c-di-GMP-I riboswitch aptamer from a Gemmatimonadota bacterium, 75 nucleotides, folded computationally. It matches the Rfam family "c-di-GMP-I riboswitch aptamer". Its family is annotated with cyclic-di-GMP binding in the Gene Ontology. The prediction has a mean pLDDT of 89. Taxonomically the source falls in Gemmatimonadota (Bacteria, Pseudomonadati).
[in-house]
RNA sequence: CCGCGUAGAAGGCACACCGGUCGCGAGGCCGGGUCGCAAAACUAGGGACCUCCAGUAGGCCGCCCGGUCGCACAG
Numbered sequence: 001c002c003g004c005g006u007a008g009a010a011g012g013c014a015c016a017c018c019g020g021u022c023g024c025g026a027g028g029c030c031g032g033g034u035c036g037c038a039a040a041a042c043u044a045g046g047g048a049c050c051u052c053c054a055g056u057a058g059g060c061c062g063c064c065c066g067g068u069c070g071c072a073c074a075g
Base pairs, nucleotide, nucleotide: 004075005073006072012037013036017032018031019030020029021028022027035062041068042067043066045065046064047063049059050058051057
């Protein structure tokens, strides 16, 4: 340095739900919240699923598979 791993330590994110707000909608954002997560960081490339004004349209990665970057350090 790279790969696997996750014991300890320090941290991180934030399901559902609630409030506000944007959107026809799926859903997004902000705040609260804390079910979980070792990539639950980013990415819509492939699949699945969802929405609609049905389109070569849109949503969603905390469903699966890819891609990119990355903290700590017992093993």